Bacterial RNase P class A from uncultured Marivita sp., 375 nucleotides, folded computationally.

[in-house]
RNA sequence: GAGGGCCGGGCGGCCGCCCUUUCAAAGGGGAGGAAAGUCCGGACUCCCUGAAGCAGCGGUGCCGGGUAACGCCCGGGCAGAGCAAUCUGACGGAGAGCGCCACAGAGAACAGACCGCCCAGCCGGCUCGGUGCAGCCGACACGGCUGGGUAAGGGUGAAACGGUGGGGUAAGAGCCCACCGGGGGGCUGGCAACAGGCCCCGCAUGGCAAGCCCCACCGGGAGCAAUGCCGAAUAGGGGGAUCGCGCGGGUGCGCUCGCAGGGUCGCUUCAGCCCAGAUCCCCGGGUUGGCAGCACGAGGCCGUUGGUGACAGCGGUCCCAGAUGAAUGGUCGUCCAUCCGUUCGCGGAGGACAGAAUCCGGCUUACAGGCCCUC
Numbered sequence: 001g002a003g004g005g006c007c008g009g010g011c012g013g014c015c016g017c018c019c020u021u022u023c024a025a026a027g028g029g030g031a032g033g034a035a036a037g038u039c040c041g042g043a044c045u046c047c048c049u050g051a052a053g054c055a056g057c058g059g060u061g062c063c064g065g066g067u068a069a070c071g072c073c074c075g076g077g078c079a080g081a082g083c084a085a086u087c088u089g090a091c092g093g094a095g096a097g098c099g100c101c102a103c104a105g106a107g108a109a110c111a112g113a114c115c116g117c118c119c120a121g122c123c124g125g126c127u128c129g130g131u132g133c134a135g136c137c138g139a140c141a142c143g144g145c146u147g148g149g150u151a152a153g154g155g156u157g158a159a160a161c162g163g164u165g166g167g168g169u170a171a172g173a174g175c176c177c178a179c180c181g182g183g184g185g186g187c188u189g190g191c192a193a194c195a196g197g198c199c200c201c202g203c204a205u206g207g208c209a210a211g212c213c214c215c216a217c218c219g220g221g222a223g224c225a226a227u228g229c230c231g232a233a234u235a236g237g238g239g240g241a242u243c244g245c246g247c248g249g250g251u252g253c254g255c256u257c258g259c260a261g262g263g264u265c266g267c268u269u270c271a272g273c274c275c276a277g278a279u280c281c282c283c284g285g286g287u288u289g290g291c292a293g294c295a296c297g298a299g300g301c302c303g304u305u306g307g308u309g310a311c312a313g314c315g316g317u318c319c320c321a322g323a324u325g326a327a328u329g330g331u332c333g334u335c336c337a338u339c340c341g342u343u344c345g346c347g348g349a350g351g352a353c354a355g356a357a358u359c360c361g362g363c364u365u366a367c368a369g370g371c372c373c374u375c
Base pairs, nucleotide, nucleotide: 001375002374003373004372005371006370007369009335010334011333012332013331014330015329017030018029019028020027021026032353036364037363039362040361041360042359043358044223045222046221047220049271050270051269052268053267054266057219058218059217060216061215062076063075064074065073066072077091078089079088080087081086092214093213097212098211099208100207101206114154115153116150117149118148119147120146121145122144123143124142125140127139128138129137130136162180163179164178165177166176167175181203182201183200184199185198187196188195189194227292228291229290230289237283238282239281240280241279242278243277246259247258248257249256250255261275262274263273264272299318300317301316302315303314304313305312306311336351338349339348340347341346
């Protein structure tokens, strides 16, 4: 320096509070590692008629494993950071399609000549030569214009259409070559992600999917103020009887069969169920309150076996909060850690974050101080 685990005031006296065993006396239990945020995943309960397909919406996203399940955990791969231990990672698809790529810049996707470099022509021109001068011709620094070549170099940018070196060329360029990178094919190792050789291809189309989208997988909704029971009257609600209830057939009016229509899960199909209304009778019943749900559970601890591990199996042992204007506290003594003062005898202050509410598995966040292990 890195990673991980644990504790998070102890003991005793007195006075209280909640739950519980008991006829009573008396006894037993009583916040947390996060009880928090309510962010994921479940158990449980009610609601939606069932199944299949489709569509839509939401979520997850390297591979394998663990688990009741997960977006969690373990192991591995790849990429990045670090000397290293180790840490970080919205880490499927850009060769299905669409869209976008600000500013700067000449050019931003089947790109682009701004400067520069090179070639040709014309014009100007220091100087030299053909001549001794003028003129003309030629050469040549240098400058300008026109036409063309060039993506090596400069410059802009997050990104400039493979990189480095050599050959080559008028100058250049995968134009050619070596290595690296890339694409395709097959081989070997691995369950796989992937890795390593081999062969072929001068390169054959940049980035963004925390833009739409595509692919694979998962997912109904609401939540313990769920929900059930007890419990006066009314309304709403439920049930029964009678009348009534599309068309056609059978039949002794009862009733039954067939066909058709309508309604019922977002759509379709199949299945299932239901059929306007009127009168009478019966049942039942909100709130408040009480009880259940609700404390034995994917449970804790110890040992052992298997596994690198998450975890799983087996054996033993324990019962460990259950309030609802809502308990879990106060005080004294002593010890421990910390701080302040000190005449080193001691004196004083004072205990992090926080606090159950149906339960469980995670994640995240808060946390004075202390202890241990590994590298």

Source information:
It matches the Rfam family "Bacterial RNase P class A". Its family is annotated with ribonuclease P activity, dimeric ribonuclease P complex and tRNA processing in the Gene Ontology. The family's RNA type in Rfam is ribozyme. The prediction has a mean pLDDT of 75. The sequence is in RNAcentral, with records from MGnify.